[in-house]
Context: one part of a larger RNA
RNA sequence: UGACGGGGGCCCGCACAAGCGGUGGAGCAUGUUGCUUAAUUCGACGCAACGCGAAGAACCUUACCAGGCCUUGACAUCCCGGGAACCCUCCCGAAAAGGAGGGGUGCCGUAAGGAGCCCGGAGGCAGGUGGUGCAUGGCUGUCGUCAGCUCGUGUCGUGAGAUGUUGGGUUAAGUCCCGCAACGAGCGCAACCCUCAUCGGCUGUUGCCAGCGGGUAAUGCCGGGAACUCUGCCGAAACUGCCUGAGCAAUCAGGAGGAAGGUGAGGAUGACGUCAAGUCCGCAUGCCCCUUAUGGCCUGGGCUGCAAACAUGCUACAAUGGGCGGUACAAAGGGCUGCAAGACCGCGAGGUUAAGCCAAUCCCACAAAGCCGUCCUCAGUUCGGAUUGAAGUCUGCAACUCGACUUCAUGAAGUUGGAAUCGCUAGUAACCGUAGAUCAGCAACGCUGCGGUGAAUACGUUCCCGGGCCUUGUACA
Numbered sequence: 001u002g003a004c005g006g007g008g009g010c011c012c013g014c015a016c017a018a019g020c021g022g023u024g025g026a027g028c029a030u031g032u033u034g035c036u037u038a039a040u041u042c043g044a045c046g047c048a049a050c051g052c053g054a055a056g057a058a059c060c061u062u063a064c065c066a067g068g069c070c071u072u073g074a075c076a077u078c079c080c081g082g083g084a085a086c087c088c089u090c091c092c093g094a095a096a097a098g099g100a101g102g103g104g105u106g107c108c109g110u111a112a113g114g115a116g117c118c119c120g121g122a123g124g125c126a127g128g129u130g131g132u133g134c135a136u137g138g139c140u141g142u143c144g145u146c147a148g149c150u151c152g153u154g155u156c157g158u159g160a161g162a163u164g165u166u167g168g169g170u171u172a173a174g175u176c177c178c179g180c181a182a183c184g185a186g187c188g189c190a191a192c193c194c195u196c197a198u199c200g201g202c203u204g205u206u207g208c209c210a211g212c213g214g215g216u217a218a219u220g221c222c223g224g225g226a227a228c229u230c231u232g233c234c235g236a237a238a239c240u241g242c243c244u245g246a247g248c249a250a251u252c253a254g255g256a257g258g259a260a261g262g263u264g265a266g267g268a269u270g271a272c273g274u275c276a277a278g279u280c281c282g283c284a285u286g287c288c289c290c291u292u293a294u295g296g297c298c299u300g301g302g303c304u305g306c307a308a309a310c311a312u313g314c315u316a317c318a319a320u321g322g323g324c325g326g327u328a329c330a331a332a333g334g335g336c337u338g339c340a341a342g343a344c345c346g347c348g349a350g351g352u353u354a355a356g357c358c359a360a361u362c363c364c365a366c367a368a369a370g371c372c373g374u375c376c377u378c379a380g381u382u383c384g385g386a387u388u389g390a391a392g393u394c395u396g397c398a399a400c401u402c403g404a405c406u407u408c409a410u411g412a413a414g415u416u417g418g419a420a421u422c423g424c425u426a427g428u429a430a431c432c433g434u435a436g437a438u439c440a441g442c443a444a445c446g447c448u449g450c451g452g453u454g455a456a457u458a459c460g461u462u463c464c465c466g467g468g469c470c471u472u473g474u475a476c477a
Stems, first nucleotide, its partner, number of pairs: 001477002003474003007471007015461002019424005026315008034306002042053002064301007073125001077124002079121005086103006107114002127290002130288003136284002138279003141275001143273001148187006154163003167178003193267004198236005204230001208225002212223003239261001242255005317417001321376007333364003338357002342353004383414001388409007430453007
């Protein structure tokens, strides 16, 4: 100087408390361990691994296994020889591969040849998701959006170092004020950026429709309008600016006006560093290793295997509910090998046909919870839907291993969950639906957005956890 203390003081945080909803019990989905296996590829392991890399494992992906094959190689460059490229057919084979036959002649040439492409050959070489994240770059997680981390000069100390950065107040903040052997400065904080909330100007089509006119069974449907909503772009607006009180000040408490008030709400933004944290399987890369194989091609299998255990979710156990009928209101997205209205067929998944739309125009697309009416009357049920049987639909070369969905039948466990444990402070939790990426299809109940309905509680800081500052002890560094 730090680190640590079941030392002290001060102060924060959904840290506790106060509340609301869960997890832990059931079934299923997904991940992991373990076991099994020819293989069940690999990585991730307290917080900070376990719906994680994977925003899509039937083949492909694919790195694993078995078998069949190749050895200048699937890919790059250089040299030599031949041929245009390319297209088609047949045999064999699971395919890869191998064999045979046919068609076919381009571009630039100074007419020798050349460029590109293909076949064959030789060797320099290619190739490796092989090892090492404890050799590395880059990127990332975490403490933590915590308020800290440092420097120059000066001063003090033999020196390590201290001071500044401590103290008194204050703040979300090393934020600001006052004081002070310090005076300044940098990286952080804040602000500048984006979204939302109010108003104005401009913009009026594909969006809008108040007033005027026309028209319809009805609809901004038409003429038209530029008011309103809205689309976007540019501005305005909030600064403790004003008032009262407290205070030296910083600031704090309250008030007015205002769409918004003291950081308005949310996002992006992550200091010096810590964990030899994670990643050599995104990529790059040193060294080591393989070189007729640890490289390459193919078919099939596996990554989906199941005594068990854990993690994250979904659906429930019902009446604040379930079924049926009627009826209302979104936002944000996506669409041309695409989204598909309508009509017809089918109980349905879907099929046939097909208008429109490169989309503020058309489509996906009926939002659902809600509201109105009605049935059920507390039961393993008209709750719950696992499991299984049968019949189908769609995607795709192909759904056996191993897809999703539909219909009929079947109807399991489950009656609110031990010890324990998680999230959340407001348009939040909870409940409800909706879209997208990936994607042929989909194991999505995941993830990332979007809106609809919309709470309760916070006395307080003694305690648990994590953190900041000062101080104290130490046989620790």